[in-house]
Parts: sequence; C1' cells; structure tokens
RNA sequence: AACUUAUCAAGAGCCAGGGUAGAGAGUUGGCUCAAUGACCCUGCACCAACCUGCAGUGAAACUGUAAAGCUGCAAGGUGGUAAAGCCAACACCGAUAAGGA
Repeated sequence: AACUUAUCAAGAGCCAGGGUAGAGAGUUGGCUCAAUGACCCUGCACCAACCUGCAGUGAAACUGUAAAGCUGCAAGGUGGUAAAGCCAACACCGAUAAGGA
C1' cells in the first nucleotide's frame, strides 16, 4: 500500500500568535465563509470515546484459571471543534479509527 471492520444529520473556539488570498476533497451546478483576515501552521482551551490504560460489572462455589460483553473515567495514542462529508448529480469518490504480508 492492497484489503477488512466500524463510523461520518450529535458534540465542541467570536481564543492567542504567525502567515496569507483564496477556502468549503474531485467534476458540473448551487449555496456559504473570507482583508472586521477566512483556509493553513503553532500554542492553549474544549468535544468525543475508536485504541491503550484504570475502575465497576461479568464473577458463582471449591483447588486453580479467569474471558467476551456491558457501564463509567478521561491519564496516554489518534481524531475533531461553520453549515449533514455544506447541498444535488456523477465517479472504482473521500475522511477518521482499529486491524493488516
């Protein structure tokens, strides 16, 4: 990398610094954001709960062994914090997590 599974209408920034003219993944058509500085990068804050971790449950009896599952926490690894992945159509579309010779 192929591939597999799950998720993508909930939630969370009028923050600080830097930098810049476009940005909202592709094509077409809409719509929206943007020099009152968007998008992007860094920091901090926050959201969520995919994985690790921790706690409870599972767990009953004896000698031993303790699992999947479920609930919670949010320390660690990712991810996210305008609008349904902005909307519609098209396409072998894409994103994220966890696996993966």
Predicted 3D model of a 101-nucleotide RNA (SAM riboswitch aptamer (S box leader)) from a Clostridiaceae bacterium. Rfam family: SAM riboswitch aptamer (S box leader). Rfam describes the family as follows. The SAM riboswitch is found upstream of a number of genes which code for proteins involved in methionine or cysteine biosynthesis in Gram-positive bacteria. Taxonomically the source falls in Clostridiaceae (Bacteria, Bacillota, Clostridia, Eubacteriales). The prediction has a mean pLDDT of 83. The model forms 97% of the base pairs in the Rfam consensus.